A computed fold for a 349-nucleotide part of an RNA from an uncultured organism, annotated as small-subunit ribosomal RNA, central domain.
[in-house]
Context: one part of a larger RNA
């Protein structure tokens, strides 16, 4: 290069948007770059192949064919790719009419609860545990009443339910804004799909600088437990948790399942639209688009997937190539720094 594959054995980038490559819908004209086809020039000889010939035979030598599948020029065809020009609407987009939503961002408010301060009531415990103990209380603990301060999460509703590329997203109300979908069919007329490299999003922990700090609670101290217990319980606790602003850029970042489009038996649930029917108000039927179960051909090594495909095709993009060394070393590039990207070898089974 070619080839086989990437749920679960190696292997689908964490996601998106989108460059350049790549692929790309219907008519009907035109070119003629690929294409097809014919002529003309070359395509040295030798060597190789087919047939002969001379050495007794071969090996070898040697005649003639034919090939050299190229390449150039030059004429033809015009089905498919290009193009170039027109012209469509089914792809794809935009309007107009609705509709459902924890999608985002900022502001604001709310009430339970837990801690704590003040003060009443009140007296000896209170806590904690398999069971103590350390802690805490007569300097009035706990419990209970009342006002009061603060953070920080939103009980029920609440669900195989919702909307979002994914990370993720839940009290309420207000302002801004994104996107999906049902319908219509007025406009645009292939505007399209993918997408190496870019670029943006990107949980938790972590990092600067600032101000916050209720609970929780890595480290850390003490108390148990054991043979030791640097642990599992127990009492306390600081960074952190939260919050502006900026960085990390990795997760079992998982559906361990890349995107897009088209076809491929059914049946049952539900979420959000449409549209019909009547036995007239909930019931049927039917349809779009989500999201779940089960299942036929199919596939798979089996588990299983089965219109949300792991089926049957096509277009593109990522990674795979025995196990261990190693996700390491060296090097580069990126970061304040932990440290992330890219990533080998010797050796060895």
């Nucleotide at each position: 290069c070619u080839g086989c594959g990437u749920g679960u054995a190696a292997a689908u980038g964490g996601a998106g948007c989108g460059u350049a490559g790549a692929c790309g819908g219907u008519g009907c004209g035109g070119c003629a770059a690929g294409u097809c086809u014919g002529a003309u020039g070359u395509g040295a000889a030798a060597u190789g192949c087919a047939u002969g010939u001379g050495c007794u035979c071969a090996a070898c030598c040697u005649g003639c064919g034919g090939a050299c599948u190229g390449c150039a020029u030059u004429g033809c065809a015009a089905a498919c790719u290009g193009u170039c020009a027109u012209a469509c609407u089914u792809g794809a987009g935009u309007g107009c009419c609705g509709c459902a939503u924890g999608g985002g961002u900022a502001a604001g408010c709310g009430g339970a609860a837990u801690u704590c301060c003040u003060a009443g009531u009140g007296u000896a415990a209170c806590g904690g545990u398999g069971a103590a103990a350390u802690g805490c209380c007569u300097a009035c603990a706990u419990a209970u009443u009342a006002g009061g301060a603060u953070g920080a999460a939103c009980a029920c509703c609440a669900c195989u339910g919702g909307a979002g590329a994914a990370u993720g997203c839940a009290g309420c109300u207000u302002a801004c804004u994104g996107g999906a979908c049902g319908g219509u069919a007025a406009c645009u007329g292939a505007c399209g799909u993918u997408g190496a490299g870019g670029c943006u999003c990107g949980a938790a922990a972590g990092c600067g600088u600032g101000g916050g700090g209720a609970g929780c609670a890595a480290a850390c101290a003490g108390g148990a437990u054991u043979a030791g217990a640097u642990a599992c319980c127990c009492u306390g606790g600081u960074a952190g948790u939260a919050c502006a602003c900026g960085c990390c850029g990795u997760a079992a970042a998982c559906g361990a399942u890349g995107a897009a489009u088209a076809c491929u038996a059914g049946g049952u649930g539900u979420c959000g639209g449409g549209g019909a029917g009547c036995a007239u108000g909930g019931c049927u039927c039917u349809u779009c688009g989500g999201u779940g179960c089960c299942g036929u051909u199919g596939c798979a090594a089996a588990c299983g997937c089965a219109g949300u495909a792991a089926g049957u095709a096509u277009u593109c993009c990522u990674c795979c190539u025995g196990g261990g060394g190693a996700g390491u070393a060296c090097g580069u590039u990126c970061g304040c720094a932990a440290g992330a990207a890219u990533g080998a070898a010797a050796c060895u089974c």